[in-house]
RNA sequence: ACAAUGAAGAGUUUGAUCCUGGCUCAGGAUGAACGCUAGCGGCAGGCUUAACACAUGCAAGUCGAGGGGCAUCGCGGGUGGCAACACCUGGCGGCGACCGGCGAACGGGUGAGUAACGCGUGAGCAACAUGUCCUCAGUCGGGGGAUAAGCGAGGGAAACUUCGUCUAAUACCCCAUAACACUUUCAGGCGCAUGCCUUUAAGUUGAAAGCUUUUUUUGCGACUUUGGUUUGGCUCGCGUGACAUUAGCUAGUCGGUGGGGUAACGGCUCACCGAGGCUACGAUGUCUAGGGGUUCUGAGAGGAAGGCCCCCCACAUUGGGACUGGGACACGGCCCAAACUCCUACGGGAGGCAGCAGUGAGGAAUAUUGGUCAAUGGACGGAAGUCUGAACCAGCCAUGCCGCGUGAAGGAAGACUGCCCUAUGGGUUGUAAACUUCUUUUGCAGCAGAGCAAUAAGGCGUACGCGUACGCCGAUGAGAGUAUGUUGCGAAUAAGCAUCGGCUAACUCCGUGCCAGCAGCCGCGGUAAUACGGAGGAUGCGAGCGUUAUCCGGAUUUAUUGGGUUUAAAGGGUGCGUAGGCUGUUUUGUAAGUCAGCGGUGAAAGACCGGGGCCCAACUCCGGAAGUGCCGUUGAUACUGCAUUGCUAGAGUUCCCCUGCCGUGGGAGGAAUGAGUGGUGUAGCGGUGAAAUGCAUAGAUAUCACUCAGAACACCGAUUGCGAAGGCAUCUCACGAAGAGGCAACUGACGCUGAGGCACGAAAGCGUGGGGAUCAAACAGGAUUAGAUACCCUGGUAGUCCACGCUGUAAACGAUGAUGACUAGCUGCCGGCGAUACACUGUCGGUGGCCCAGCGAAAGCGAUAAGUCAUCCACCUGGGGAGUACGACCGCAAGGUUGAAACUCAAAGGAAUUGACGGGGGCCCGCACAAGCGGAGGAACAUGUGGUUUAAUUCGAUGAUACGCGAGGAACCUUACCCGGGCUCGAACGGCAGACGACUUAUACAGAGACGUAUAUUCCCUUCGGGGCGUCUGUCGAGGUGCUGCAUGGUUGUCGUCAGCUCGUGUCGUGAGAUGUUGGCUUAAGUGCCAUAACGAGCGCAACCCUUGUCGUUAGUUGCCAUCAAGUGAUGUUGGGGACUCUAGCGAGACUGCCACCGCAAGGUGUGAGGAGGGAGGGGAUGACGUCAAAUCAGCACGGCCCUUACGUCCGGGGCGACACACGUGUUACAAUGGCGGUUACAAAGGGCAGCCACCCGGCGACGGGGCGCUAAUCUCUAAAAUCCGCCUCAGUUCGGACUGGAGUCUGCAACUCGACUCCACGAAGCUGGAUUCGCUAGUAAUCGCGCAUCAGCCACGGCGCGGUGAAUACGUUCCCGGGCCUUGUACACACCGCCCGUCAAGCCAUGAAAGCCGGGGGUGCCUGAAGUUCGUGACCGCGAGGAGCGACCUAGGGCAAAACUGGUAAUUGGGGCUAAGUCGUAACAAGGUAGCCGUACCGGAAGGUGUGGCUGGAACACCUCCUUU
Repeated sequence: ACAAUGAAGAGUUUGAUCCUGGCUCAGGAUGAACGCUAGCGGCAGGCUUAACACAUGCAAGUCGAGGGGCAUCGCGGGUGGCAACACCUGGCGGCGACCGGCGAACGGGUGAGUAACGCGUGAGCAACAUGUCCUCAGUCGGGGGAUAAGCGAGGGAAACUUCGUCUAAUACCCCAUAACACUUUCAGGCGCAUGCCUUUAAGUUGAAAGCUUUUUUUGCGACUUUGGUUUGGCUCGCGUGACAUUAGCUAGUCGGUGGGGUAACGGCUCACCGAGGCUACGAUGUCUAGGGGUUCUGAGAGGAAGGCCCCCCACAUUGGGACUGGGACACGGCCCAAACUCCUACGGGAGGCAGCAGUGAGGAAUAUUGGUCAAUGGACGGAAGUCUGAACCAGCCAUGCCGCGUGAAGGAAGACUGCCCUAUGGGUUGUAAACUUCUUUUGCAGCAGAGCAAUAAGGCGUACGCGUACGCCGAUGAGAGUAUGUUGCGAAUAAGCAUCGGCUAACUCCGUGCCAGCAGCCGCGGUAAUACGGAGGAUGCGAGCGUUAUCCGGAUUUAUUGGGUUUAAAGGGUGCGUAGGCUGUUUUGUAAGUCAGCGGUGAAAGACCGGGGCCCAACUCCGGAAGUGCCGUUGAUACUGCAUUGCUAGAGUUCCCCUGCCGUGGGAGGAAUGAGUGGUGUAGCGGUGAAAUGCAUAGAUAUCACUCAGAACACCGAUUGCGAAGGCAUCUCACGAAGAGGCAACUGACGCUGAGGCACGAAAGCGUGGGGAUCAAACAGGAUUAGAUACCCUGGUAGUCCACGCUGUAAACGAUGAUGACUAGCUGCCGGCGAUACACUGUCGGUGGCCCAGCGAAAGCGAUAAGUCAUCCACCUGGGGAGUACGACCGCAAGGUUGAAACUCAAAGGAAUUGACGGGGGCCCGCACAAGCGGAGGAACAUGUGGUUUAAUUCGAUGAUACGCGAGGAACCUUACCCGGGCUCGAACGGCAGACGACUUAUACAGAGACGUAUAUUCCCUUCGGGGCGUCUGUCGAGGUGCUGCAUGGUUGUCGUCAGCUCGUGUCGUGAGAUGUUGGCUUAAGUGCCAUAACGAGCGCAACCCUUGUCGUUAGUUGCCAUCAAGUGAUGUUGGGGACUCUAGCGAGACUGCCACCGCAAGGUGUGAGGAGGGAGGGGAUGACGUCAAAUCAGCACGGCCCUUACGUCCGGGGCGACACACGUGUUACAAUGGCGGUUACAAAGGGCAGCCACCCGGCGACGGGGCGCUAAUCUCUAAAAUCCGCCUCAGUUCGGACUGGAGUCUGCAACUCGACUCCACGAAGCUGGAUUCGCUAGUAAUCGCGCAUCAGCCACGGCGCGGUGAAUACGUUCCCGGGCCUUGUACACACCGCCCGUCAAGCCAUGAAAGCCGGGGGUGCCUGAAGUUCGUGACCGCGAGGAGCGACCUAGGGCAAAACUGGUAAUUGGGGCUAAGUCGUAACAAGGUAGCCGUACCGGAAGGUGUGGCUGGAACACCUCCUUU
C1' cells in the first nucleotide's frame, strides 16, 4: 500500500477415565397466540383456520361540443288569480330514461388449482397482433333504408315482455375514388435455413361523419396508410419439490403429405401414409406446492420461508361455452348445467363480498357497516366538471421496531416497620424513606397556529413553428384547531414481569413430608428442601416481562467447504464383467472445458457504503458500489477433452525351466469298525462320579481263521503348501487350469475399478434314484434332580456317502474391498534364478515373528499398514421397535433379497483403569483342616432369648460381631411398665415482683401411704432505708428413660495384631491411573537383602512400656534369721544382723554375637559351644487407612420434633420372677483315675472400721452371746483338691442329687407373690448322649480349690483375678473356613446376598392381519347429452342480403358397469412397547457351574436343548457326581 471485519460453548452414559454417539440448553427471528401488567408519541402491521355461507350500504362510469327529445329542477315569457299558487311555453341553464361513442380486459381481491415454458434467467419470431398516443402521406364525394325512446293497445303476482305506429344521429347500408393488401410478373440485393427486402407492370376487392365556434377562421373529430412507442401472443437453452416399497409409459401417441383453423407457428384439428416417440442423466404414477425479487438464520458454504411491498401466473359459488371488443373466453357482462339461498299469486323468477366496511360460522387468533376526493393516480369530457371503498386520512389492537417519561441534587439517629442471625447485640431492606433545595420532559388549563397548494378557469408578460412552453397574479385542505410554539400550575398524572440446585446472573426463613407439587436436560419432594408453596432479600429485562408454537444456529449430528467403516453404526461371501468414473510417455492441430479483456442484460424496492430530511432514532430521500449469474464477442493454450504422430517403464504374448493336500474322471491299497460262518473257551460283558437300562448258558465279552460291506485316509504334518472365495491330504493314470522364476523376441496403453448383470459359493435343508459300515438331530429307555422335555449312559431314525437338480445363507473373519506408488531395520520358513564347495551371499515371488517413524480413543497396526498419497466401488448416521410389518422379486418348501412407520428410552456402545467377585490359576499364613485331649447337642437344674400369656410381664441387643449381653447384685427402692390415690412453679435449681416471718420440731386425728386437718413452739444482721434466710402468691426459665443412633459428639464391636494403608518429588500414560508397593530370595511381619525409573518419607510391623524367668548392686520394716547372745511349754519372741528368702528401686544379660554347613546377601539349619534364658524366652498393654448408614438419644452430651392439671412428679400395691413350647450359655451328674469316713502337708493374689474378726462359751448346724487385735508385709478372712489308711464292688447303687414335706438361722421397715443358708426326711431324670458342632499346640488343655467387685441380704453354678497338680498330638497343606500377595476373566461398582433372560398373569399405549362395512381421487368402457362454435340443410320469413327452424360433430353434466389405487372403521387375532415390590424356572455375564456365539434342522411350559459345519469375540494346562436363589 492493497485486502479483510469473520468462526466461543455447556449439561447428561462411568466408581473414575478417554472415545464414539444421541438427547437437552444458552442466540436470533415471527402476520403470532396465551398469562400478568400498562403513561405517551412516531413509523409499520393486522382471518395463517372454512377458495365456508352472506343481511345492508357503497366499490364504473362519463359525454348535451354525436342524437331524438323534455319525465324532473331552476330562470325567462305567457294565461288565470288580490295573493299564495295553478296551468301553458324546450326560449335558456341543465337533464331522468333512450339511441350512439369511449371506458367497463385498468385499478382492487384471493392463492383453490398448477411440478407446468407456470415461474426465473438468457435468447429467438425471416411465424405474430397492438385501441388510445406520437409520427409520415393522403382523404372526408354521392346516396339509401331502418330502429330505440316517445305514442297507442295487450300479457304477467313479479321479473319482464308482445303487437301496432312515428322519428334522429358521429347507429346501419350502398356507390365512387385512393393508398395499402392479395395474385401474377421484370430486375437487383441480403440471410444459418425455411426465406426476406427493394423496384417495374397488370388484375381483384375493400373507406369515412360530422360537431362546435367570439363565425374570417380555428379547434375537436372521422377514414386509409408509413414508421415508432407501449402492451401482449408464441418458441427454445438452462435452472426450479418428495417417493424406485411408482420401471416401464404412449394411438393424435411420434413423424410425413395435404386440407381446415388462428393475429401467428404448431397434431391445434381432420384425411391418408409410415412406426415411431419418452425412459435408470429417472419416463409413467402417487403425494405435496402458486413462482420470483426477497425474508430469517449462518463466519461462510448452506438450511428454512415466500405474510406486508414490487413483478409474473392462476382464479372469481362449481363445471362448460361462446358473444362483444384492439384487448376477455370477462370478479361487480351473457348462455347452459349443478349445488345452495331468497321471492312467489305455484304458473314462474332472482342471486353470487377470494372489492371496502360489516354479519354468522370455524378457530388459540386478526380491526370501523368512519371521513374526503384536498393531494397522487385512473375513466369520460374541448373544458368546467362528474365518478373513483384505487388513494389519502382518521378509528381499534403494546402485534412489532424506534424514541421519551415515571424526577434530579443533597440527606445517617445508617430512623420505624418487615426479614434473618452465633439474639444485652448485629446484619439487611438502605440514601432507600422522612426532610431541604431544584427542574417541568410529560400532564392539565389558556393563547397563537402550520407545511402538505402544485395550480384550474381567467388575466398579464417572454419565446417561437401562433397554440404551446415558461414566469407573475389568481378559487380550492378531508386530515385539523391536529403537528408545533408559548404562558400558568404543580413532583405533581405514570412500574411491572420473570427468575434465584447446575447449565445460568441471583439465598435465607417458614410450611409441606415420594403428599401437594416442580421440571428445558440432569433431576428435586419419604421431617432440618437455596429445586414444591409463601415471605424477606437478590438478579435480569423494563412499558413491557414470561410461556407456548415454528424456523435457522450451536450440530463438523449428511461432513463441497467439513466425517467415517479391525474392535464403537458401517467392507458386498468371492470372482468375471456391461454402462459409468479414472487413466503411462511423446508430436502436432483444435479451442469444448479453463483463464483474461470488452459489450449486453441482471426492473424498482430491499441489503451494503457515502450523504440529506423529519428535534434524535425507527422511517424516508439522493448517489454509489454490488448483484458472485446468463448471453455475445475478442484473445491465451499450461492442464483436461477431441483428433493425430511416435515410444516402452503399465498390461499382455512366445520360448525355457520349476512348484503345489489346485480341479474333474477312472483304477488300486492297507489299518480300523461293524456284520456273517466256523473253531477255542466260560460266566459274565458293557457302562459310570456311582449305577441302571442293554448284551449273555439258545454260549456273550475275549481270541483265531475265512468272507462281506460302506465310510474315512494314521505316521509324514509344520508357525508348511495350493486356490478368487467356499475349500483342498492314501497311491496311481488321463485330461484341464493356475502361479513363480529366467531370457527380453513380439504387440504398443491393449490399463484400473466396477452400479445393474452373470458365475461360483461350508454346513444344514429340499426333490428323484441309489447306498447305508460308523456316527447321530428326533424318539425310547436308564440315571441325576425339587423337577430334568438337559448335561451322563444304553439303543436309535432322518441325515452323514454317491449321481443329477434346487437352496444361496454362516463369527462366509484378517470382524481389515480392489488396484498402483512411496516410507528405517532385524530374524525364520517355502518356491525359482545366478554361482555352485556342505562356507558365505545377491535377487524375484510367497508365508511368519519383533520393531523405527508415523497412525490410532486405546488395545494395537507397523513394507502382507490400521502409515503417506491417488483412482473406483460398497456401506454407516443414537438405542429399542426390527432385519420385523406391508408391498415386490426369487424359491417345491424351509425360507432368502429388498426393507419402513407409529410408539418408547436418555441413553445404548468401544477401549482402557481401580476395585470387588469367580464352583479361574500360582505362592503363603491361621487350632482352618488333619493328628490328639476335653466338651456341647440326650438328663435335671441355673441363667439369657424367642414365642405365648398378661392390667403390666418396661426398654434395648438379633448371622459371624444378639442370647450368664447393657445388668460388677429387680423383695420395697432400683423401675423406666401396670392399677389406684395425690400435686400443678411443680421432686431439685436460678431470676424478678409482692405478701408473710419463720424454717423446724412435737403431739393428736383420719388415711394404704403420699398427704391432709388441728394445736403448741418459733429467726438473724442493720447505717433503720433495708438486707440475709425461709414459706406462700404471680411470672420468666423447668421437667420428660417421649421420638429420631438414618441429623450427631463421645465410646464400643468386627474384619484383625491381619500386614497392610498412603504421601512428596521424579518418571510413564491424552486420561482415569501406573511406578514406588512389582520381580528373586527371606521373614511372624511392606521383616530384610538383591535387582529395579525411581528416590525418599509418613501411619501401621518391630522396638521403647508393664509383668514374669537369671545375676549384680542399693536399701532393710511390719518381712527374714545363717552366725552371736537372751528367753519360752512353744513361736524371730527379744537384743542384734544384711548373709539368705523376700520386698522394691537401679543396673547387667540374648545380639544368629561365636562355631560348622547352605546362601551373592538378607537369612536358614544344627541333640553345636557357652548360658538362667536361643533365635520374637512366656504373658500383657498397644488395634494403621478403612468396612458394616454395625451398636448405643436408656450411661453422658447434643440438633430437630413432640407433651405441659401431663408423655412431668409423689405415694401404696403389683409386674420385670408368668409357662404348652423352642434355642443359646453354663452347673451337677451318670461313677471305682470314683463315693464316703478318718488322717495330714504346701500357695498365690486380694479384702477389711456401719468392716475383717483371733480366742472363749452355747447350738448337730446355719448361727448366737461375750471378746483381744487390726485403718493392715504387724491383726484377720485363710486354706483346699492332692497324700496316706479304711469301707463300698458295678447296682439306678453308700452313684446322682432334682423335687417335695417338716423344723430352723440370718439380713432387712418388710422374705406371700419373690432371698440365701442350716438340719432332718423324701430320693426324680440320668448308665456317656443322633445329625451336627465348640475349645485347645505347654506350664497350654484338663483338673483342684482360693480371692475380689457389686452388695443390708442374695437367687453367683455368672464375671474378673490367683495359685496347686499337670498331659497328648501336629505326617502334612489335597480338602472345609477365614485372610494376604501376584496374575487372569467379567455384561458386577448398592460391587455375586451382584447382574440378568424368556413364557405366563394384570393394566395402559401405538401398530400389523382380518369376514365385512363406509368413503376418496383418478382412469377405462357403454348409454344419454344442455348451452355453444363450426358445418350441412333451409319447402317457413324476407324484394334481396340473410334469418328462423331442423340435422350432424364435439363437450360440461347425468346414468350404468367392471377393475385398479388409496383412506377410515370392525367381531376376532398376531407380535411389540411401557408399568416399586405377581408366578415358573436360571439361559447369559467368572471355566456362570455343559465355554460362548453364528448359520441351519428337529424338539421342548419358558428361558432353551441337541445334531451338523464354522468362529475365538473362551478360561485353565493332569484328575473328582449334581444343586439354585437374594
The RNA shown here (small-subunit ribosomal RNA) has 1526 nucleotides and comes from Candidatus Cryptobacteroides sp. The coordinates come from a structure-prediction model, not an experiment, and the mean pLDDT is 82.